Source information:
Predicted 3D model of a 670-nucleotide part of an RNA (large-subunit ribosomal RNA, domain II) from a Chloroflexota bacterium. The full RNA is in RNAcentral, with records from ENA. The coordinates come from a structure-prediction model, not an experiment, and the mean pLDDT is 85. It matches the Rfam family "Bacterial large subunit ribosomal RNA". Clan: LSU clan. Lineage of the source: Bacteria > Bacillati > Chloroflexota.

[in-house]
Context: one part of a larger RNA
RNA sequence: GCCGGCGAGUCACUCUGCGUGGCAGGUUAAGGGUGUGAAGGCCCGGAGCCGCAGCGAAAGCGAGUCUUAACAGGGCGCAGUCGCGUGGAGUGGACCCGAAACCGAGUGAGCUACCCAUGGACAGGAUGAAGCCCCGGCUACACGGUUGGGGCGGAGGUCCGAACCCGUCGGUGGUGCAAUACCGUGGGAGGAUCUGUGGGUAGGGGUGAAAUACCAAACAGACUCGGAGAUAGCUGGUUCUCCCCGAAAUGCAUUUCAGUGCAGCCUCGGGAAUUUAGGAUGCGGAGGUAGAGCCACCGGUUGGGUCUCGAUGGCCCUUCCGAACUCCGAAUGCCGCAUCCCGGACCCCGGGAGUGAGACGGUGGGGGUUAAGCUCCAUCGUCGAGAGGGAAACAGCCCAGACCACCGGCUAAGGUCCCUAAGUCCAGGCUGAGUGGAGAAAGGCGCCCCGCCGCUAAGACGGCCAGGAGGUUAGCUUAAAAGCGGCUAUCCUCAAAGGAGUGCGUGCGAGCUCACUGGCGGAGCGGUGGAGUGCCGAAGAUAUCGCGGGGCUAAGCCUGGCACCGAAGCCGUGGAGAUAGCCAUUGGCUAUCUGGUAGGGGAGCAUCGUGGGUGCACUGAAGUCGGGUCGUGAGGCCCGGUGGAGCUGCCCACGAGAGAGAAUGCCGGC
Numbered sequence: 001g002c003c004g005g006c007g008a009g010u011c012a013c014u015c016u017g018c019g020u021g022g023c024a025g026g027u028u029a030a031g032g033g034u035g036u037g038a039a040g041g042c043c044c045g046g047a048g049c050c051g052c053a054g055c056g057a058a059a060g061c062g063a064g065u066c067u068u069a070a071c072a073g074g075g076c077g078c079a080g081u082c083g084c085g086u087g088g089a090g091u092g093g094a095c096c097c098g099a100a101a102c103c104g105a106g107u108g109a110g111c112u113a114c115c116c117a118u119g120g121a122c123a124g125g126a127u128g129a130a131g132c133c134c135c136g137g138c139u140a141c142a143c144g145g146u147u148g149g150g151g152c153g154g155a156g157g158u159c160c161g162a163a164c165c166c167g168u169c170g171g172u173g174g175u176g177c178a179a180u181a182c183c184g185u186g187g188g189a190g191g192a193u194c195u196g197u198g199g200g201u202a203g204g205g206g207u208g209a210a211a212u213a214c215c216a217a218a219c220a221g222a223c224u225c226g227g228a229g230a231u232a233g234c235u236g237g238u239u240c241u242c243c244c245c246g247a248a249a250u251g252c253a254u255u256u257c258a259g260u261g262c263a264g265c266c267u268c269g270g271g272a273a274u275u276u277a278g279g280a281u282g283c284g285g286a287g288g289u290a291g292a293g294c295c296a297c298c299g300g301u302u303g304g305g306u307c308u309c310g311a312u313g314g315c316c317c318u319u320c321c322g323a324a325c326u327c328c329g330a331a332u333g334c335c336g337c338a339u340c341c342c343g344g345a346c347c348c349c350g351g352g353a354g355u356g357a358g359a360c361g362g363u364g365g366g367g368g369u370u371a372a373g374c375u376c377c378a379u380c381g382u383c384g385a386g387a388g389g390g391a392a393a394c395a396g397c398c399c400a401g402a403c404c405a406c407c408g409g410c411u412a413a414g415g416u417c418c419c420u421a422a423g424u425c426c427a428g429g430c431u432g433a434g435u436g437g438a439g440a441a442a443g444g445c446g447c448c449c450c451g452c453c454g455c456u457a458a459g460a461c462g463g464c465c466a467g468g469a470g471g472u473u474a475g476c477u478u479a480a481a482a483g484c485g486g487c488u489a490u491c492c493u494c495a496a497a498g499g500a501g502u503g504c505g506u507g508c509g510a511g512c513u514c515a516c517u518g519g520c521g522g523a524g525c526g527g528u529g530g531a532g533u534g535c536c537g538a539a540g541a542u543a544u545c546g547c548g549g550g551g552c553u554a555a556g557c558c559u560g561g562c563a564c565c566g567a568a569g570c571c572g573u574g575g576a577g578a579u580a581g582c583c584a585u586u587g588g589c590u591a592u593c594u595g596g597u598a599g600g601g602g603a604g605c606a607u608c609g610u611g612g613g614u615g616c617a618c619u620g621a622a623g624u625c626g627g628g629u630c631g632u633g634a635g636g637c638c639c640g641g642u643g644g645a646g647c648u649g650c651c652c653a654c655g656a657g658a659g660a661g662a663a664u665g666c667c668g669g670c
Stems, first nucleotide, its partner, number of pairs: 001670006011092013025050003031044004054061002064076004095237002098234001102227006113201009122191001124160003127156001131152009164188003169184004203219001205215003212221001240604006250263005264355002266352006278341008291328001292326002298322003303317004358383010388399003403575004408571003414565003417550003423562001425561006436552001443536002446533002449530007463520005469493003474488004499514001503512002576594008605659001607656008615647002623642008
């Protein structure tokens, strides 16, 4: 891991509903009798319990009573009880498994810590303390003192290094040789040393050169058994089928936020009722949001002014803004009434719940950075609990709500070149960027379209030919400044026209060029505003890869049109069930409905056993293997093989150790 077996809402008592039965007052308990020793059955046993009168604080009254002025209204009250089955609650382990822990009584110091008693062990080498002896110097009356040298001597938690003790660093090992080892290396090695044997200290404790260390391979309080099925607002698991309905992730409160109570929302039963719910329309209301406005208030604000020495503040003109401003002010929504539609959907009483972690999307907002697959509200939708089609793939987006069957039809979203079902469809326009097939800014003769203004056969725009002059090198500045460094001014003349100069250029000049004018030529040209669609601006980590792919210049984009494809939608045909109605002797018709988690309700299948009835079996029971058949299903039946003795088969009723795939489930097999 697989397979097999085992494996979880039980029982007792009390309370409360529902179903059903007995009695009308109901009922016995212990105990006793009968019987056959036990059990069942039957018969006694009325103790007790519930009920038979309630209402009121009470006096009290009484099928009524209390409130009250009330003979009005309203509250409470005017038939139960004993069984059985079943839903639920309470008390118990109370659906099952699971702690970390707490307490009690014991067992442990053969491991280890420390202690006591008694024994044992420490190759060899090095260093050379005290003390003693000898000699010399100094000192001393003497013994002696002191100092240097030599010798003897052999101290030390001294040194080097085996045994022995330890375990520093590295490696190997890592289902190992080993639940701590091996190899190399390293520390101590006459001591606070190491070690044998015997003994001692015990868990609220011991021992501890002290690390919460050690106390028998896991010690912040050992282990064993017991209290014990501790408790677990937490995790996991909880076993057959079909049918009907079907949630919640909210509010308030909570030593509360993983829980719970009440309400909300679901279900089942009962009841009432002039449709009270819901929808549409009409009429009548309350209101201060969106918007708007501000000389209508409050507050802020732009530019300027006034008052003042100035500032603040005020005031005046002007410009804006406001959730906590409003002279104004919708649409929706909400409330009431009426009419119409409508399968009583609403409301009341009672039994049973689950939920009280929500998620994303649209819209209106708060928080945040007008960030987040962010967070908190409101409102609607979807998912949750919803399958199917589309979006390549993709709970929350788009379409659409799956009772079953069909090798029938029509559509939705979305699509119709190939992958891939259906148009290489029609008409008109746009794009040339593979834009389409991500996106942002300033800025820019892309292309196309619509306006407005100006120029133009008295010839525009572009090109070519020619002119582009004189006062004058304007004045100032300056080394110079001559159209062209800078400052100021920007006139006059000749003219068809020519700036006190548009750019290049020079040190300054010169030179080139432009504005402006004429000529050639002969038709549009320039500017500006707007609409559409493109381009650059434009950087990310493995690789084209930011169309699903191929590939596309239409198979891209915009407008219009026809056709087709396309789902579990709709239709058709057949079938099943639910609810209601109608007919009706066991059936038929009609209408509507039948996605579904938590959860409520209903109807059944199977297993084991008991009672009653009825059966089968050696001419083959149970079990088991295979096949067939019936039923919506759990399942039933039949046939064959095997098996070799009971089966229980079938019907009714009853009682349960009553259904397995999951619990890191338990036991076994492989």